Small-subunit ribosomal RNA from an uncultured bacterium, 1425 nucleotides, folded computationally. It matches the Rfam family "Bacterial small subunit ribosomal RNA". Gene Ontology terms of the family: structural constituent of ribosome and ribosome.
[in-house]
RNA sequence: GAGAGUUUGAUCCUGGCUCAGGGUGAACGCUAGCGGCGUGCCUAAAACAUGCAAGUCGAACGAAACUUGUUAAAUGCAUGCGGGUGCUUGCAUCCAAUUGCAUUGAUUUGUUUAGUGGCGAACGGUUGAGUAACACGUAGGAAUCUUCCUCUAACUCGGGAACAACUUGGGGAAACCCUUGCUAAUACCCGAUGUGAAGGCAACUUUAAAGAUUUAUCGGUUAGAGAUGAGCCUGCGGCCUAUUAGGUAGUUGGUGAGGUAAAUGCUCACCAAGCCAAUGAUGGGUAGCUGGUCUGAGAGGAUGACCAGCCAGAAGGGCACUGAGACACGGGCCCUACUUCUACGGAAGGCAGCAGUAUGGAAUAUUGCGCAAUGGACGAAAGUCUGACGCAGCGACGCCGCGUGAGGGAUGAAGGCCUUCGGGUUGUAAACCUCUGAAAAUAGCACCUGCUAACUACGUGCCAGCAGCAGCGGUCAUACGUAGGGUGCAAGCGUUACCCGGAUUUAUUGGGUGUAAAGAGUUCUGUAGGCGGUUAUGUAAGUUAGGGGUUAAAUCCUUCAGCUCAACUGAAGAUAAGCUUUUAAUACUGCAUGACUAGAGGAAUUUAGGGAAUAGCGGAACUUAUGGAGGAGCAGUGAAAUGCGUUGAUCUCAUAGGGAACAUCAAGGGGGAAGCCAGCUAUUUGGGAAUUUCCUGACGCUAAGAGACGAAAGCUGGGAUAGCGAAACGGAUUAGAUACCCGUGUAGUCCCAGCCGUAAACGAUGCCUGCUAGAUGCUUGUAUUUAUAUGAGUGUCGAAGCUAACGCGUUAAGCAGGCCACCUGGGGAGUACGGCCGCAAGGCUAAAACUCAAAGGAAUUGGCGGGGACCCGCACAAGCGGUGGAGCAUGCUCUUUAAUUCGCUGCUAACCGAAGAACCUUACCUGGACUUGUAUGUAACUGCAAGCCUACCGAAAGGUAGGCCUCUUUCGAAGGUGUUACACAGGUGUUGCAUGGCUGUUAUCAGCUCGUACCGUGAGGCGUACCCUUAAGUGGGUUAACGAGCGCAACCCCUAUCGUUAGUUGUAUCACUCUAGCGAAACUGCCUCGGCAACGAGGAGGAAGGCGGGGAUGAUUGUAAGUCGGUAUUGCCCUUACGUCCAGGGCUAGAAGCAUGCUACAAUGGCGCGGACAGCGAGUUUGCUACAUGGCAACAUGAUGCUAAUCUCUUAAACCGCGUCUCAGUUCGGAUUGAGGGCUGCAAUUCGCCCUCAUGAAGUUGGAAUCGCUAGUAAUCGCAGGUCAGCAAUACUGCGGUGAAUACGUUCUCGGGUCUUGCACACACUGCCCGUGACGUCAGCAAAGCUGGGGCCACCCGAAGCCUCAUUUAAUUGGGCCCAAGGUGGAAUCAGUGAUGAGGAUGAACUCGUAACAAGGUAGCCGUA
Repeated sequence: GAGAGUUUGAUCCUGGCUCAGGGUGAACGCUAGCGGCGUGCCUAAAACAUGCAAGUCGAACGAAACUUGUUAAAUGCAUGCGGGUGCUUGCAUCCAAUUGCAUUGAUUUGUUUAGUGGCGAACGGUUGAGUAACACGUAGGAAUCUUCCUCUAACUCGGGAACAACUUGGGGAAACCCUUGCUAAUACCCGAUGUGAAGGCAACUUUAAAGAUUUAUCGGUUAGAGAUGAGCCUGCGGCCUAUUAGGUAGUUGGUGAGGUAAAUGCUCACCAAGCCAAUGAUGGGUAGCUGGUCUGAGAGGAUGACCAGCCAGAAGGGCACUGAGACACGGGCCCUACUUCUACGGAAGGCAGCAGUAUGGAAUAUUGCGCAAUGGACGAAAGUCUGACGCAGCGACGCCGCGUGAGGGAUGAAGGCCUUCGGGUUGUAAACCUCUGAAAAUAGCACCUGCUAACUACGUGCCAGCAGCAGCGGUCAUACGUAGGGUGCAAGCGUUACCCGGAUUUAUUGGGUGUAAAGAGUUCUGUAGGCGGUUAUGUAAGUUAGGGGUUAAAUCCUUCAGCUCAACUGAAGAUAAGCUUUUAAUACUGCAUGACUAGAGGAAUUUAGGGAAUAGCGGAACUUAUGGAGGAGCAGUGAAAUGCGUUGAUCUCAUAGGGAACAUCAAGGGGGAAGCCAGCUAUUUGGGAAUUUCCUGACGCUAAGAGACGAAAGCUGGGAUAGCGAAACGGAUUAGAUACCCGUGUAGUCCCAGCCGUAAACGAUGCCUGCUAGAUGCUUGUAUUUAUAUGAGUGUCGAAGCUAACGCGUUAAGCAGGCCACCUGGGGAGUACGGCCGCAAGGCUAAAACUCAAAGGAAUUGGCGGGGACCCGCACAAGCGGUGGAGCAUGCUCUUUAAUUCGCUGCUAACCGAAGAACCUUACCUGGACUUGUAUGUAACUGCAAGCCUACCGAAAGGUAGGCCUCUUUCGAAGGUGUUACACAGGUGUUGCAUGGCUGUUAUCAGCUCGUACCGUGAGGCGUACCCUUAAGUGGGUUAACGAGCGCAACCCCUAUCGUUAGUUGUAUCACUCUAGCGAAACUGCCUCGGCAACGAGGAGGAAGGCGGGGAUGAUUGUAAGUCGGUAUUGCCCUUACGUCCAGGGCUAGAAGCAUGCUACAAUGGCGCGGACAGCGAGUUUGCUACAUGGCAACAUGAUGCUAAUCUCUUAAACCGCGUCUCAGUUCGGAUUGAGGGCUGCAAUUCGCCCUCAUGAAGUUGGAAUCGCUAGUAAUCGCAGGUCAGCAAUACUGCGGUGAAUACGUUCUCGGGUCUUGCACACACUGCCCGUGACGUCAGCAAAGCUGGGGCCACCCGAAGCCUCAUUUAAUUGGGCCCAAGGUGGAAUCAGUGAUGAGGAUGAACUCGUAACAAGGUAGCCGUA
């Protein structure tokens, strides 16, 4: 540490898919009040306008500008003490002291800075392209450097020459450059010194410095130490891929040089040939690494935004310079691409710094303020700079907090929605009152079939649409859309994307492989690796314990604290694991050494065997050839035919040849590693088993890769070829038959040599070892012959245990150990591509896109089978009579029609609904009419009636007009009529697939269930199975079952015998008969035989004998069987019509087909005359009618009895007697038609029945096929009734008369029941399901080629630059090596695209067949051709 939905009719299991949880730098949709803290280009390391992001120091230096004072002197201007001139006495002019101002110069204060110089610019900031690497993490190491900072020691002396700035002249559009002259320094150079440092055995050699300002410091040089930072090396750790298996030449090592701050092939010369790699080198793909973050019970898995550490990059590529530090983001040089300026000659640039632009994208902010804080650079400092940073702005992007009021308030207001019309709900919610307060102040989003909290109405009608999965929608949708209501979260809510979880669904924790996916064909040889018997000693690698070091901070956790709380933040503490080091321990493992014998092996003595190879031999069968005999067929099949045969087959005898295979023995028996192995003999040879002693002394087990073997088919070369026999040909079968069957027949099958390397190569079960009850067979050893014991093997059944179950069970699938192989949903696919092997066929290795929500195992219940067993039935058989042929009747289909109303359609529709269609019925059609209609209710009006009558139009229905007539209190009331309005009536309209009820059928078959117990994880089973018996799940015996219910049987009715009671209308009377009640009788009760019994067979008696004969009675279910048109009824539909009324027509049509019947075809008959015997029933409403008369008759007229055991229908017919007909289309048969009548009824034309006369059709016993019946039955004969005015009745329901034949039996047909078996079926065989073809869509593969990318190899050319050589040194110039970019050629590789091709997947109703599932109709399947 939680599970759920989904495979099935149901179950258990396996197994995938999906959901509920948490998270995010997110995006999108709808919505949005406030605040705090965080966070914000994941895409184009694509391009960038504009501004800013690194400067500072004048206390290093010269110079310049401005400025504060001071000032000798000079000049200019102003002032004008005083003096002169002209004179108008107050104006002009001249000289001029003084003073002021200005300029120049000097000096001084302060500010600024272009240049020289110093320090910084290598930090800070940004990005993640590259990188699979000592890049990172962690733990170590030695051969190094380190500006600024700290400490220690010593020093800081003396000289010199330049170059900027400035100036002169010039070039250029510009950038900028050239030139003349001058100058300072903490710039540069020389000399001195040498605490020290470096070199050297030593002597000794070499080697520094800078001043500034001021009175106290700051600086400089050398050396040592520290601190900090940096460089280098190593162990270990962390991605995918073997469809990447070999890689590497400076490569690995050495010597010597060079080079670096520093070790090193870092570089070079020479020498050697090494080095890395299945513990995965090399290559390819992907990726910055870590602290951490998310998730998880954990182990793990995923991830690397923000913050922090490290690395790497700065438009792409290369290079160095300076410096303590760079090969330098805002430095330099060069090449390339791009952009900008240009006067075309040349120049300039690099936002992956902060803002911002446009682009890309689903998507990510302001060209803001400030250096106030923190930090950094410079400076002695003030200070300057700082898009680091601190703040603000934008975004619900995230986390956290707050708010949109609180208390009361029922008439349960209005409105909305629903409604069973009563009401319910929204709902104390609102209004309203009070309170707090500055003010009572926005709520939305998603969902409501199950998972999953939350349901109703309307609309829609497999449409529109929904959907995470299962799935929803085809007229009552809690699943679509809207509304009301509800549920959940809430300033958010949903959706999408991605990660972890659930998923024990990669299983270390923590799975499997007989049948679900999975044991390799064999373990025969055995490599690496893994594992390993008993014992002793040592060691201490693993292991265990303690200590030291480290594991940055932040984060997580605990506690405390600060923001009003929280988020957030601060402080303290704590934990774990890793690495390293050290000290101990020594049980186990390892290592080393020694010993042992139980594992393993060897020797000896026996032993079984289709173990292997080679050679020889044998008989039966077959076939061929020759000869003899013989004479018409043989062969073959379900039946045939092709074929062979008079040129003599088959058959038969003899002889000879040939090839292949080895009957009997023979067996779930033997051998072998497996494949496999079978006549006999010989030779060679492998392995096994047993026995007892001896020997070796762990030598063992397993086994990746590798090797070897490996059925059949197939391939190559050569031989052989009797039989069989792919292909092929012919004959059949068939709708077809490229098959099954038959006749021929080639490869092949056989041998030699060589390939192939696969099978359902199976025990669907890897090998080895140990342990865990037995029983019973077989093979072969040993002891001792039996009995028995003990080994090795091989079978069956079973304990414990295991298993999803089936099953396994010392031959494990049990309990354990060791090692190997393999599996991870189905399909695509054991396929494509690549590689290896093969002569080829092909084999081995082995994906992905796409698609489905399953695919699968075992068992259960059914159903089904062209599976099996048993049983039953007029099911067949045995019989009798029919149907199918004719005519007619009736019903149906179809057709026709204005309509031919509707329903029913295999059995289980079709003389059925309909037990009566001329009108009516009647539902249909045509035409004419009515609109609250024929019921009930309400309101208003009219009105005095209501009602009745008359006339006219009309086919009628209906319409129009007129008249007569009450009570009364004169207001009005009751009832009723009419009109209007409203509710409604009405519907044979629709749905029998919304229903009730009823019914058919399986079936009058014997079945169907329950309670408790038991068995099974469960669905379920048992009971209800087995044996016997029965009509029966009827009964008996047995049994983990014991009982019970619905069915069966019985109870009920009719009938056959008898008794008894009563008796009308029966009888002249009694009796009998009869009618109607009650009762008796039959129970295998009795006898014999069989059987445990149930029961069966026979017999007696009896009216009746084994259910006496009939009837009623119909279990649980199934058939979405039938019926909404019998009635009832939900929903929908019509409402001046789909309702109602009326007239006429139709349901009666008629080419054809089907079904059920009637009448016949004749002599067992027809006709005529005469004669005899029933039973069930019916009848006054307009009924049944005697009898009489009339009529040939149907019938009519009169009249009588009967509300019925009284009267009538009512003469029953077949039958009997006599006569006639004499085998014909007839004296059979009666259809059809003509004429005349009768009856019913308003009405008989469409369209009734009956009578008489005449007419006189088909038909001479019925093809294939098919139906009924087992005794008072079939057959045959008539009678009655219902419906009904009449009748279509030959129908239906009953009644009696006469009255047979046959049943060996269950093989077959049909149907049913029980048990069993198989199943891929469960809508249940009218099931399921396969492949080709056609059409649409999709993804991948191949493909002549075409295009592109990143690398590789060789060569050419070669910028900048370092290094190097030469010119006496330097600058410079020139040559050389290396090298970026570029160019040419080549070999691979990865992508994109590609006419066309082959396959795959998928798509409600396409085509052809029917391969599989049942014995699937030829058992299926595997490999191969």